[in-house]
Predicted 3D model of a 332-nucleotide RNA (Bacterial RNase P class A) from Mesoaciditoga sp. The source organism's lineage runs through Bacteria, Thermotogati, Thermotogota, Mesoaciditogaceae and Mesoaciditoga. Its mean pLDDT, the model's own confidence on a scale to 100, is 80. It was read from a public genome assembly, where an Rfam model found it. Rfam family: Bacterial RNase P class A. Rfam classes the family as a ribozyme.

């Protein structure tokens, strides 16, 4: 200098004039605050509210290597095995010998290894033996080499692989050594099995105040019980419950923003993160707030606007910038 990998920051600022929403203030003046890194997706997890004085089980749902973190998670951190890459790094992950199902076409044959197209060997020419070589295929009786055989085959042997056992290390996933010829197709984001986990609905949740209101309304269920926030069962509570016609009201307050909050420092930890001290308060609209103009600066021209709140993930993003690491080239 070039190419790459992993992670972070900004994404406008300053001043003035008028305008908008909130809080404080005396309904004044004035002061202070006022959209994001994703506010998006509505994909996960919760907090909170109601059912409800409320439990247990089944079905159903969710997750899926191991350990840790967290309020919790399908998230984050660290590790193991396999794979890709020269590398920094990145991707994947329960079980196929519990059972069922499925694998088109091609091929002789696709899991009851039933079977043999070409081929090899033997032959009394009737037939018998083989799965080693070739073909087909994503996949065809572990691989390579030697011995052996009529020809072959783990038939035997050495090495390697898978699987099992023993011992050791590790919290564990696993790893190492020894040993045993035991030799087992793929798909479980098909059913299934195993382990762990799991009420439902949702701020239009819900609470309170105010206002208004006609009906001989109609039908059904009901005490051995109706009914009681997904379904079924048990338990518990238990007197009204369900459907429908017609008419009236629908305004306001709370919920509503101080929170598993943020920042700095120190300690613990390999890290995620935890603890302590100090500092700090940064939107709460509801016909729904941020606009217009001027000046300066500038790489900022992109993606794009809160609606109960928080922790994540995913997606979009012009331009600029920072840190660490890898590879190549050149120079010293």
């Nucleotide at each position: 200098g070039g190419a790459a990998u992993g992670g972070g920051g900004c994404g406008g600022a300053u001043g003035g004039u008028c305008g908008c929403g909130g809080u404080u203030g005396a309904u004044g003046a004035a002061a202070c605050c006022g959209a994001g890194g994703a506010a998006a997706g509505u994909c996960c997890g919760g907090a909170c509210u109601u059912c409800a004085c409320a439990g247990g089980g089944c079905a159903g749902g969710g997750u899926g290597c191991c350990g840790g973190g967290u309020a919790a998670c399908a998230c984050c951190c660290g590790g193991a095995a396999g794979g890709a890459g020269c590398g920094a790094u990145c991707c994947u992950u329960g079980g196929g010998a519990a059972g069922g199902g499925u694998c088109a076409u091609a091929g002789a044959a696709a899991c009851g290894a039933a079977a043999a197209c070409c081929g090899c060997c033997c032959u009394u020419a009737g037939g018998g033996g083989c799965a080693a070589g070739g073909a087909u295929g994503g996949a065809a009786a572990g691989g390579c080499g030697a011995g052996g055989u009529a020809a072959g085959a783990g038939c035997u042997c050495a090495c390697c692989g898978a699987c099992g056992a023993a011992u050791g290390a590790g919290a564990g996933a696993u790893c190492a050594u020894u040993u045993g010829g035991u030799c087992u197709g793929g798909c479980a984001a098909c059913c299934c099995c195993c382990a762990c986990u799991u009420g439902a609905a949702g701020c239009a949740a819900g609470a309170c105040c105010a206002a208004a209101u006609c009906g001989a309304g109609g039908g059904g269920a009901u005490a051995u019980u109706a009914g009681g926030u997904g379904g079924c069962c048990c338990g518990c509570c238990a007197a009204u419950c369900c459907c429908u016609c017609u008419g009236g009201u629908a305004g306001g307050u709370c919920g509503c923003u101080u929170g598993a909050g943020a920042a700095a420092u120190g300690c613990g930890g390999a890290a995620a993160c935890g603890c302590a001290u100090u500092u700090u308060c940064u939107a709460g609209a509801u016909a729904g707030a941020u606009g217009a103009c001027c000046a300066u600066u500038c790489a900022a021209g992109a993606c794009a606007g809160a609606a109960u709140c928080c922790g994540g993930c995913u997606u979009a993003c012009a331009g600029c910038u920072c840190c660490a690491u890898u590879c190549c080239u050149u120079u010293u």